[in-house]
RNA sequence: GGCUGGCCGGGCGACCGCGUGACCUCCUCGAAAGGGGCGGUCCCGAGGAAGGUCCGGGCUCCACAGGGCAGGGUGGUGGCUAACAGCCACCCGGGGUGACCCGCGGGACAGUGCCACAGAGAACAGACCGCCAUGUCGUCCUCCGGGACGGCGCGGUAAGGGUGAAACGGUGGUGCAAGAGACCACCAGCGUUCCGGGCGACCGGAACGGCUCGGCAAACCCCACCUGGAGCAAGAUCAAGAAGCCGCCGGCCGCCGUGAAAUCUGCGGAGGCCGACGGUGCGCGUACGUCGAGGGCGGCCCGCCCGAGUACGCGGGUAGAUCGCUGGAGGCGGCCGGCAACGGUCGUCGUAGAUGGAUGGUCGCCACCGGGUCCUCGUGAGAGGGCCCGGGACAGAACCCGGCCUACAGGCCAGCCCGU
Numbered sequence: 001g002g003c004u005g006g007c008c009g010g011g012c013g014a015c016c017g018c019g020u021g022a023c024c025u026c027c028u029c030g031a032a033a034g035g036g037g038c039g040g041u042c043c044c045g046a047g048g049a050a051g052g053u054c055c056g057g058g059c060u061c062c063a064c065a066g067g068g069c070a071g072g073g074u075g076g077u078g079g080c081u082a083a084c085a086g087c088c089a090c091c092c093g094g095g096g097u098g099a100c101c102c103g104c105g106g107g108a109c110a111g112u113g114c115c116a117c118a119g120a121g122a123a124c125a126g127a128c129c130g131c132c133a134u135g136u137c138g139u140c141c142u143c144c145g146g147g148a149c150g151g152c153g154c155g156g157u158a159a160g161g162g163u164g165a166a167a168c169g170g171u172g173g174u175g176c177a178a179g180a181g182a183c184c185a186c187c188a189g190c191g192u193u194c195c196g197g198g199c200g201a202c203c204g205g206a207a208c209g210g211c212u213c214g215g216c217a218a219a220c221c222c223c224a225c226c227u228g229g230a231g232c233a234a235g236a237u238c239a240a241g242a243a244g245c246c247g248c249c250g251g252c253c254g255c256c257g258u259g260a261a262a263u264c265u266g267c268g269g270a271g272g273c274c275g276a277c278g279g280u281g282c283g284c285g286u287a288c289g290u291c292g293a294g295g296g297c298g299g300c301c302c303g304c305c306c307g308a309g310u311a312c313g314c315g316g317g318u319a320g321a322u323c324g325c326u327g328g329a330g331g332c333g334g335c336c337g338g339c340a341a342c343g344g345u346c347g348u349c350g351u352a353g354a355u356g357g358a359u360g361g362u363c364g365c366c367a368c369c370g371g372g373u374c375c376u377c378g379u380g381a382g383a384g385g386g387c388c389c390g391g392g393a394c395a396g397a398a399c400c401c402g403g404c405c406u407a408c409a410g411g412c413c414a415g416c417c418c419g420u
Stems, first nucleotide, its partner, number of pairs: 001417008010366007018045002021042004026037004047394001051405002054403005059231004071227005076090005091105001092103004106222002111220002113216003128161002130157003134153008169187006188212001190209008235323004244280004249275005255269004282315007294306004330349008368391010
């Protein structure tokens, strides 16, 4: 100067505040059981990503004889795992002096399709310039045989130029009118057969062949393997209805967000308490009911008024409450097996479970980082110390795990590589 892996992501104390749970006190509603609320004490209270919700699984409900198609997914090999698009080791290709990194890594002789722009031509292709041969016309030269140059026409040629991401192997030679794997030698590549190594992907080698076969499958497609759907608002239990619940209005009360700030006092938001008004179940069965059940007029009788339901039982089920709800493929340490991922075994730890959705704020000290100033040491670069000022990210559980990806102030540790 780099590469890789792992870890932390402030500590202690005081005060105030919030949430779950336990206990206590008081108030309130209620006939009671019990419900609601204020307050107090104690215990505990986010993360490495709790995030994105991109994969996989557990769990729950629904569906499901078996097989196949369609759809979706995965894609080098071997292993790990509950499973995976994850992880480990290896192979192949590419990059780097190197540690190491990157790869959406099956098949392009099963078939179809595409290859922009440029270029003459983009797939069993293609003559623009060039090269060569030839016909004809013109000019010039001539030793009269012909030759040189130019124009036009018709052919040959893939060596050279030019275009492009890509132009149908490379170098040298033979050959030819000029050329060309047309032929030859070597090299590269492909295919077939065989030998050796490896569980395997694959690697090393030999012989033969035609000489050469472009790319894209994250285009359709083909091959192999996997694959039901929805998700904790899953789902389950109990079960109110007139002290209850819902809607709307008013008053009081604090709270949160916004923002430089807003307690009084903006704007926005959800909520608690009190009061007024309005509304408030379904089905089945039995009994009694317009021949008046039942209710009101303060208790009884008479009377008057309202009047179509009332009472009981059973069922499903709304509000609501409870469960699901956190001890699980768990964390840490030792030993054993394995290169490793991981597995086995022993010991030990174990307290977030909210639903206006809590886990925060202020102050002090210490530690860390940045800046300023002063002092000491040092020739110097610099090092150490004192004082003052400032700073601390990304983000935040919501059924639970395993991964991946993304965000992150500031640090710490280990191993390895290159240069000196």

The RNA shown here (Bacterial RNase P class A) has 420 nucleotides and comes from uncultured Nocardioides sp. It matches the Rfam family "Bacterial RNase P class A". Rfam links the family to the GO terms dimeric ribonuclease P complex, ribonuclease P activity and tRNA processing. The RNAcentral record of the sequence draws on MGnify. The source organism's lineage runs through Bacteria, Bacillati, Actinomycetota, Nocardioidaceae and Nocardioides.